[in-house]
RNA sequence: GGGAGCAGUCGAACAGCCGCUCCGAUGUCUCACAUCGGGGAGGAAAGUCCGGGCUCCAGCAGGAAGGGCGGCCCCUAACAGGAGCAGAUCGCAAGGUCUGGAAAGUGCCACAGAAAUGAUACCGUCCCGACGAAUUGUUUGGGAUAAGGGUGAAAUGGCGAGGUAAGAGCUCACCGCUCUGUCGGCAACGGCAGAGGCAAAGGCAAACCCCGCCCGGAGAAAAACCAAGCAGGGUCUGGGUUCCUGCCCCAUAAGACCCGGGUAGGUUGCUUGAACCUGAAGGCAACUUCAGGUCAAGAUGAAUGGCUGUUAAGAACAGAACCCGGCUUACGAACUACUCCCGGCU
Numbered sequence: 001g002g003g004a005g006c007a008g009u010c011g012a013a014c015a016g017c018c019g020c021u022c023c024g025a026u027g028u029c030u031c032a033c034a035u036c037g038g039g040g041a042g043g044a045a046a047g048u049c050c051g052g053g054c055u056c057c058a059g060c061a062g063g064a065a066g067g068g069c070g071g072c073c074c075c076u077a078a079c080a081g082g083a084g085c086a087g088a089u090c091g092c093a094a095g096g097u098c099u100g101g102a103a104a105g106u107g108c109c110a111c112a113g114a115a116a117u118g119a120u121a122c123c124g125u126c127c128c129g130a131c132g133a134a135u136u137g138u139u140u141g142g143g144a145u146a147a148g149g150g151u152g153a154a155a156u157g158g159c160g161a162g163g164u165a166a167g168a169g170c171u172c173a174c175c176g177c178u179c180u181g182u183c184g185g186c187a188a189c190g191g192c193a194g195a196g197g198c199a200a201a202g203g204c205a206a207a208c209c210c211c212g213c214c215c216g217g218a219g220a221a222a223a224a225c226c227a228a229g230c231a232g233g234g235u236c237u238g239g240g241u242u243c244c245u246g247c248c249c250c251a252u253a254a255g256a257c258c259c260g261g262g263u264a265g266g267u268u269g270c271u272u273g274a275a276c277c278u279g280a281a282g283g284c285a286a287c288u289u290c291a292g293g294u295c296a297a298g299a300u301g302a303a304u305g306g307c308u309g310u311u312a313a314g315a316a317c318a319g320a321a322c323c324c325g326g327c328u329u330a331c332g333a334a335c336u337a338c339u340c341c342c343g344g345c346u
Base pairs, nucleotide, nucleotide: 001342002341003340004339005338007336008335009334010332012311013310014309015308016307017306018305020040021039022038023037024036025035026034027033028032042317046328047327049326050325051324052323053322054219055218056217057216059247060246061245062244063243064242066215067214068213069212070211071085072084074082075081086099087098088097089096090095100210101209105208106207107204108203109202122149123148124145125144126143127142128141129140130139131137157175158174160172161171162170176198177196178195179194180193181192182191183190184189223268224267225266226265232259233258234257235256236255237254238250239249240248275294276293277292278291279290280289281288282287
């Protein structure tokens, strides 16, 4: 200098003018204005995909259905998130990706190929016979063979030697696989030793399914209260937030369901929270504990905007709606730390 990997920062600033919304104070003096002071969108507020808090369904237990997750272990309120580790795999490397079971069963594997899972004999190789004078063959019949060719994503372990008519785990060494023992590790798993010729042995489980673990339902239009308004009628004897069962609870002239009628106002919930910042301690880390400090939108037709100037330029994705922790996706101009590889110079 070039290329790559992996993390992170930022998401315009300042000034002037005109507005919007919420809170507080003061005043007018009324229930709204005025003045002053203060707060006023995001890194993703998004998708609503996971997990929790909170509220209601009175509560508990068992079962069914349904759904989710999937190496081990730790963190956490919890998780499909994160940390560390293990194995496989890709990369020269930094580093990335993947993860229960195909050795219970069912199912599906296009095309090609002789045969695709109860494997298979197309070519080839080899043996025996017929024909032929012929152990020699552009002939023919029967058999052996998965070593070689060819097809395929995949052909029933690999490789070498022995063996054989030719071959074959048929036999043997090494590698692989499975099982057993032992050692190390919390564990996933790894090391070592022994045994088994190995028909358990191709893939798909985001096909059904099996194994293990987890999950009650509804959601801020939850829920509570105030005000206003209306017209009742029918069915059943029970009802209790997926269904069934048991306990239990509510009701017994009340309850449940259905049809019809009325309302479209206000208040609470509403923002102090698993919160944020700084420091210390523990831990490889995720994270936890302690100390100090800070308070930072809360609207409800729904505010957070517009114009001008300067900064060379000021653009993108996009806007809170109960609140948090994640994941994913979208996006702009720049900047930073660390690591690896290649080249050059000293």
Molecule: Bacterial RNase P class A
Organism: Bacillota bacterium